[in-house]
Predicted 3D model of a 1659-nucleotide part of an RNA (large-subunit ribosomal RNA, half A) from Chitinophaga pinensis.
Its Rfam family is "Bacterial large subunit ribosomal RNA".
Context: one part of a larger RNA
RNA sequence: GGCACACGGGGGAUGCCUAGGCUCUCAGAGGCGAUGAAGGACGUGAUAAGCUGCGAAAAGGUUCGGGGAGGAGCAAAUAUCUUUUGAUCCGGACAUAUCCGAAUGGGGCAACCUGAUACAUUGAAGAUGUAUCGUAGAAAUACGCGAACGCGCUGAACUGAAACAUCUAAGUAGGCGUAGGAAGAGAAAACAAUAGUGAUUUCCGUAGUAGUGGCGAGCGAAGUGGAAAUAGCCCAAACCAUGUAUGUUUCGGCAUAUAUGGGGUUGUAGGGCUGCGAUAUUUGGUUGCUUUUAUAGUGGAAUAGGUUUGGAAAGGCCGACCGUAGAGGGUGAUAGUCCCGUACACGAAAUAGAAGUGGAUUGAUAGCAGUACCCUGAGUAGGGCGGGACAUGUGAAAUCCUGUCUGAAUCCACCAGAACCAUCUGGUAAGGCUAAAUACUCCUGAGAGACCGAUAGUGAACUAGUACCGUGAGGGAAAGGUGAAAAGAACCCUGAAUAAGGGAGUGAAAAAGACCCUGAAACCGUGUGUCUACAAGCGGUCGAAGCCUACGGGCGACGGCGUGCCUUUUGCAUAAUGAUCCUACGAGUUACUCCUCAUUGGCAAGGUUAAGAAUUUAAGGUUCGAAGCCGAAGCGAAAGCGAGUCUGAAUAGGGCGCAUAGUCAGUGGGGGUAGACGCGAAACCUUGUGAUCUACCCAUGGUCAGGUUGAAGUUCCGGUAACACGGAAUGGAGGACCGAACUGGUAAACGUUGAAAAGUUUUCAGAUGAACUGUGGGUAGGGGUGAAAGGCCAAUCAAACUGGGAAAUAGCUCGUACUCCCCGAAAUGCAUUUAGGUGCAGCGUUGAUAUAGAGUCUUAUAGAGGUAGAGCUACUGAUUGGACUAGGGGGCUUCACCGCCUACCAAAUCCUGACAAACUCCGAAUGCUAUAAGAUAUGAUCAGCAGUGAGGGUAUGGGUGCUAAGGUCCAUAUCCGAGAGGGAAAGAACCCAGACCAUCAGCUAAGGUCCCCAAAUAUAUACUAAGUUGAACUAACGUUGUGCGGUUGCAUUGACAGCUAGGAUGUUGGCUUGGAAGCAGCCAUUCAUUUAAAGAGUGCGUAACAGCUCACUAGUCGAGCGAUCGUGCGUGGAUAAUAAACGGGCAUUAAGUAUAUUACCGAAGCUAUGGAUUUUACAGUAAUGUAAUCUGGUAGGGGAGCAUUCUAUUCAGCGUAGAAGGUGUGUGGUGAUGCAUGCUGGAGCGGAUAGAAAAGCAAAUGUAGGAAUGAGUAACGAUAAUGCAGGCGAGAAACCUGCACACCGAUAGACUAAGGUUUCCUGAGCGACGCUAAUCGGCUCAGGGUUAGUCGGGACCUAAGGCGUACCCGAAGGGGGAAGUCGAUGGAUAACUGGUUAAUAUUCCAGUACUUGUUAUAACUGCGAUGGGGUGACGGAGUGAUGAAAGAACCGCGAACUGACGGAAUAGUUCGUUAAAGCCAGUACCUAUAGAGACCGUAGGCAAAUCCGCGGACUUUGGGGAAGGUGAUAGUACAGAGAGUCUUCGGACAAUUUGAUAGUGUUCCUAAGGGCUUCCAAGAAAAACCUCUAAGCUUCAGGUUAUAACGACUCGUACCGCAAACCGACACAGGUAGUCAAGGAGAGAAUCCUAAGGUGCUC
Repeated sequence: GGCACACGGGGGAUGCCUAGGCUCUCAGAGGCGAUGAAGGACGUGAUAAGCUGCGAAAAGGUUCGGGGAGGAGCAAAUAUCUUUUGAUCCGGACAUAUCCGAAUGGGGCAACCUGAUACAUUGAAGAUGUAUCGUAGAAAUACGCGAACGCGCUGAACUGAAACAUCUAAGUAGGCGUAGGAAGAGAAAACAAUAGUGAUUUCCGUAGUAGUGGCGAGCGAAGUGGAAAUAGCCCAAACCAUGUAUGUUUCGGCAUAUAUGGGGUUGUAGGGCUGCGAUAUUUGGUUGCUUUUAUAGUGGAAUAGGUUUGGAAAGGCCGACCGUAGAGGGUGAUAGUCCCGUACACGAAAUAGAAGUGGAUUGAUAGCAGUACCCUGAGUAGGGCGGGACAUGUGAAAUCCUGUCUGAAUCCACCAGAACCAUCUGGUAAGGCUAAAUACUCCUGAGAGACCGAUAGUGAACUAGUACCGUGAGGGAAAGGUGAAAAGAACCCUGAAUAAGGGAGUGAAAAAGACCCUGAAACCGUGUGUCUACAAGCGGUCGAAGCCUACGGGCGACGGCGUGCCUUUUGCAUAAUGAUCCUACGAGUUACUCCUCAUUGGCAAGGUUAAGAAUUUAAGGUUCGAAGCCGAAGCGAAAGCGAGUCUGAAUAGGGCGCAUAGUCAGUGGGGGUAGACGCGAAACCUUGUGAUCUACCCAUGGUCAGGUUGAAGUUCCGGUAACACGGAAUGGAGGACCGAACUGGUAAACGUUGAAAAGUUUUCAGAUGAACUGUGGGUAGGGGUGAAAGGCCAAUCAAACUGGGAAAUAGCUCGUACUCCCCGAAAUGCAUUUAGGUGCAGCGUUGAUAUAGAGUCUUAUAGAGGUAGAGCUACUGAUUGGACUAGGGGGCUUCACCGCCUACCAAAUCCUGACAAACUCCGAAUGCUAUAAGAUAUGAUCAGCAGUGAGGGUAUGGGUGCUAAGGUCCAUAUCCGAGAGGGAAAGAACCCAGACCAUCAGCUAAGGUCCCCAAAUAUAUACUAAGUUGAACUAACGUUGUGCGGUUGCAUUGACAGCUAGGAUGUUGGCUUGGAAGCAGCCAUUCAUUUAAAGAGUGCGUAACAGCUCACUAGUCGAGCGAUCGUGCGUGGAUAAUAAACGGGCAUUAAGUAUAUUACCGAAGCUAUGGAUUUUACAGUAAUGUAAUCUGGUAGGGGAGCAUUCUAUUCAGCGUAGAAGGUGUGUGGUGAUGCAUGCUGGAGCGGAUAGAAAAGCAAAUGUAGGAAUGAGUAACGAUAAUGCAGGCGAGAAACCUGCACACCGAUAGACUAAGGUUUCCUGAGCGACGCUAAUCGGCUCAGGGUUAGUCGGGACCUAAGGCGUACCCGAAGGGGGAAGUCGAUGGAUAACUGGUUAAUAUUCCAGUACUUGUUAUAACUGCGAUGGGGUGACGGAGUGAUGAAAGAACCGCGAACUGACGGAAUAGUUCGUUAAAGCCAGUACCUAUAGAGACCGUAGGCAAAUCCGCGGACUUUGGGGAAGGUGAUAGUACAGAGAGUCUUCGGACAAUUUGAUAGUGUUCCUAAGGGCUUCCAAGAAAAACCUCUAAGCUUCAGGUUAUAACGACUCGUACCGCAAACCGACACAGGUAGUCAAGGAGAGAAUCCUAAGGUGCUC
């Protein structure tokens, strides 16, 4: 370390439970709100954070009822109260009810700020309290909120049409307006059809019909019929009367207009009018009374008892009792009789509803006849054009609505009846109202469920729309269980401990201990047994020694065999997909009078009800209900005819029919419409939310160390007739230069699970400008913005984000869950905007039917045919060589002619050779057709349901290609696919062979028999020597390797090979050449001679010779030696990366190769034995038996079962003497699984038969939770740095103190805005947080802390911009917008120094000031505004002088200190040497087109003006302004002394006291002043303030001045603030506006080192 067992931890599945949900039923209610809603903010308790309740009368007040003993909510604690004088609690009525919100005095950033009027508190100011003050409307009233339902305005897209445009989706979703408890519709200018109905609405049905429709997809009525519920009315007009006005008049009236009253309301017309006649009938409102209901409640039977188990009885056993009550819940297990209740019977002071009522009161409502005249809804009906609604898409298009243009009739009239016309019929438009039947459920009560039971059911069983995320719209969790009862563990021990644990105790149980019922798995351990350290492994299976044993079993060396699962594929161990593991959840469902088939049942030429009604034991059932539907007759386009009919001339033929079975319901298979098996887009549309990021713009503010260059202009000099021009100064321009801050982001490295979702380091660019930046605003999604990159618009951009349409669509991918049995494919044809999809056919399966034969095979016979082959003087075409020879070319021939030649081209013919898919004089085999016989058992038709339509290999025949491909396309066959087994080492398809199960039986196939490895080291004869070979392939060309065979030559007259010897001479042949002598080259009669033989030379060699050889010859030797052809086996050719291509060992007369022979091995084949299944036949009612036969299997079809949850019936089953669940063991079944039992568990559960399903998981990069692995690994976030001593403490590298050291120091110091919101200070603590520890902390707990007339905001002002009355525009929502009102980043505006706290200070205290108001007093007086005028009031750059403050230096002075040793000080060191606002005064200096004053005129300043402006003439010196004085006796800083307290023994704090104690020098440097100069781009507004008058008032009021007293509101104020507190998910190397700015060196805010101060960056 593996396996097994035992015991634990961890975790929270399972079981049981339910407090909460879900879906409905029956009733009720259907609104709340200016009498202030819905919804909130803030408060409210003795202690009080959350929820609940309530509102300053605050977990509540008053009163009337109920009720009757405890009570102060959840909530368990302590304290304190309350209650029989009736509490708490329940019900009715009343009171109170802060602030926000329609929000309503005005404003506003909701819960805040700030007014006016009246009154009160005080005489006033100031402050406080109460009431009133919104808009619209004459008023009543309205405004806002609320789930669905209603009506109207507006109105998509995805999608479907397999594309898409009409169409569809759909008048849907969405937006908007508005109403009610319902809404809308509604009393015929209606339907219908020769008959009738009689407002509307809803249901059934008509009917998927008539229609409509790229006549596609689809859309889709109506009348009649059956039901529910029923209800009808009022105006306008004619006519009459009255009032008013106007006109007119003959003054009697009349007419017109208008208002009111009467009258009147319809189509077989009615009314007016004329005549007649009557007081009837019906029905509302308010109020009274009666009854009843609701809102609290009351009574309410029965265990008298025994016994048993148990912690407990309601269980068991034996008895008793009630029942108009045996619904349900609770009680220590399961209770009719214990409790609450239940059946039943009662009950209301108060409020509300309903019903009744000859009560009271107040409204509305009718007839008959006549007909001359009058009336009966006008910019209407209708029409043209353009649209829309109607089921109906413009159509032949009726009907309805209307944007536009037109435009009737008037009862002898008009409208409609689907163009239009006629007849006929029905009706009377252009005014209005109307209950019920119908739709819905935010809400209240009572109930129900073959609904869920904590990953379920609502998102939410619990502090849930909470925590958390987001700027925002919006998104959105997790989380239940001790026990009957807290009896919640006194006490002891270990420990630093209030952690944790061990005892003890409680309890039935603590293995129920608060992380608490049960307590599975992953995962992590401990113990025991066994095995294991030379061994190789999809880990199992078969065999098996040994060890242990409780005898059930566990481990198991060694050996044989053996490449997971799923998906997708022709094909996967594949190195193709998916899964880390476990648990839970997770996918063919449901609806429909739809269609179709099967099956079961009822009835049957018939079958059946729907809506609805009645009833009932109430979501059920029963009985009614015949409307309607299907069937019973068809044919035809139809008229029509009819067992026939149509066609047709037909009494022909043919087509479709007839010779009958349906229908309703249940169940199942399939289809259709719906999301339709589940998950999954990118997108489209619609309403909103976003410019805190970023782009651009608007308004108002701010920032830019230092250095350099030196434009124009000006001055002077020179120069010119005058200019020009030149020089020198001055001057200070510039999208100028260098370079910090600041802004950017060039290059590289690092970083890349970062320090950082874009940075760091070094480097680099701009840095007075088109610069950068703060605050407040504006522009919004097919839109913005863009110096333009498709950039940016909140870490998102070729169209943001959020919710919705919505479960869009997905011919695509993935996934799709228990068992057994039977059969079993396809990857082909045709077509396809089709090729990975689909339709039809083919092939599968199930059922039915008919025939007795179609099917298949063998044999025989008879046929058709033109392939293989073959052939071509047999055609067509192609073709080798030759002969012969037309024709042509070339050559020759004295020009020409005639001719000749030709190894040139070549027809035809002949000989010869030979070719063809689209040649055939010929021509098989096989296949095909027919017939016969035999064998076999298929085949066909109809109906239901499919899948397949990617195929692949091999062999053969071909096409294509290269007679390439593991290529591609056909055909035939076969196998794989979907096929296991044996062989081929290993291998989808090659060889053998088709697996129902079992067996430690036998025989064989392919292939094998030395070992691995079962079987021959078999037999016989050869070959191979290369390990060739022994199962991948290997060539041309080589080969004196060797075996066999043939042909041929040489050879005892001596071959071949070896050895010995010779290999000569003319001659160095000639030529050439520097030389060439056999041997560079050329030439040739390569000759001749001597020889046994010897080339004018086969090679080597030399400069050339020389030299060595060969050919050739002789000798020696002594028998075979060569050449060539064929063939077997070998050999070279032969190159790929570890040795790696016999499977290995290895094998040589074989274990190789060849031939022949025998035996054996060898499979899931065959046989044997036993068993199971299918089908058929027979027997049997059946169970079953017998016989034969079958049983590989993917997609797929069919059959039979198992398990889970719930329901019904039954067993009147089981259960505290122990259910479910968990975990083991045994056992049954082919299997899914069942049964029995031990332990655990502690209250429910099951069998049988039926029924109903949220009904079975290994996979979906599935969802949620838990747990592993990586791994004790990476990392611990700037490399500015720590060390020592002491302290507290259980514990110290980090805390505290001290001493050293180090770092920052234009910041790592100090202040402040935004933002944060208690982080500030103190005490206590260390479980979590802090990247380690922690005694520490920005952590936890508790307590404390922020003090203003003057600082900042408001009670003042206005900018951009916002809102917005009037007004304008727009379907609606809404968009603009004078006036007005908000709105700082700007304007206006009064306080300084010192001290003090643990924590605040311009706020408290001390001192010294200032502003404003009220009152009083005094003096003087033209005051008075929302009007006029002035002022306020403004840019950039540059810059002289003066010279403040701060700082520095020097000198002086004061104090302290140093002086080696002793003394001294002229030496030195350190520190100090100082001061505000205000007041007084007005110096230096600046300023002259400047400032001030008085006067005259004046037509402008919307009126006025004494003011301003303009004009004139005159006088004056003013204006700004540092310094300075005072403040000032700071009794301060500082120094000395110092009681006392604390102490770490170093010191710290410190009352008190002493000293009054030192400069009001010099030098350097430079800020401010709305300064000055200059430039062009020409640089806010309003109020405050000054002044003028108008109205008005002028003894008042008001104003000015002085003094005194009094008054002066509200919000902010802690702390961080370049950061550990803000923005970045973090205690994050990033980002964040403004102010102050020490010393040395330096131009400098660069840089280095330091000060003050801060820090050492949490391992």